Lysine riboswitch aptamer from a mouse gut metagenome, 164 nucleotides, folded computationally. Rfam family: Lysine riboswitch aptamer. Rfam describes the family as follows. Riboswitches are metabolite binding domains within certain messenger RNAs that serve as precision sensors for their corresponding targets. On this family, see Mandal et al., Cell 2003: "Riboswitches Control Fundamental Biochemical Pathways in Bacillus subtilis and Other Bacteria".
RNA sequence: GAAAGAGGUUGCGAAACUUAUUAUUAUUUAACAAUUACUCAGAUUAUUGUUGUUAAAGAAAGGAAGUUUUGCCGAAAUAAAACAAGAUAUCUGAAUCUUGCUUUAUUGGGACAGCUACAUAAUAUGGGCUGGACUGUCACAAGAGAAACUUGUGGAGUGCUUUC
Numbered sequence: 001g002a003a004a005g006a007g008g009u010u011g012c013g014a015a016a017c018u019u020a021u022u023a024u025u026a027u028u029u030a031a032c033a034a035u036u037a038c039u040c041a042g043a044u045u046a047u048u049g050u051u052g053u054u055a056a057a058g059a060a061a062g063g064a065a066g067u068u069u070u071g072c073c074g075a076a077a078u079a080a081a082a083c084a085a086g087a088u089a090u091c092u093g094a095a096u097c098u099u100g101c102u103u104u105a106u107u108g109g110g111a112c113a114g115c116u117a118c119a120u121a122a123u124a125u126g127g128g129c130u131g132g133a134c135u136g137u138c139a140c141a142a143g144a145g146a147a148a149c150u151u152g153u154g155g156a157g158u159g160c161u162u163u164c
Stems, first nucleotide, its partner, number of pairs: 001164005008073001011072009027057009039094006076107006083100006108135002112131005118126002137155007
């Protein structure tokens, strides 16, 4: 340098199907009422638009649980920045938000508890921070000892094991 592997039965993702929730919701129709733009500035247009109340009808996406299939072991996740695309009535400018890819940085792994101005309809769930345990791996020290093993401390996946 190359190849192949291990951590866990709650390892990390993806897809399909089913179910509940989302939801007395959005939206549509009818009646009545109001109204000249709903992130900001300028311009333009609309009563066939927009908003509210009442009545009737009435979803979906995302997120979640289960089953099945499947790809993998920086699997993947988070944060920031650059670029590109889209949305906020139309155009221009600004601002904000969402998505995708790249780069940099952090995280061995999952669970539990606390906090949280993040996402979400949500008290579910996820994300972030903190904490003490558990677990795998390597190093060091000690015990036992053929080896395996036990205890303690510490490190990080740019690691560890095997073969060439």
The sequence is in RNAcentral, with records from MGnify.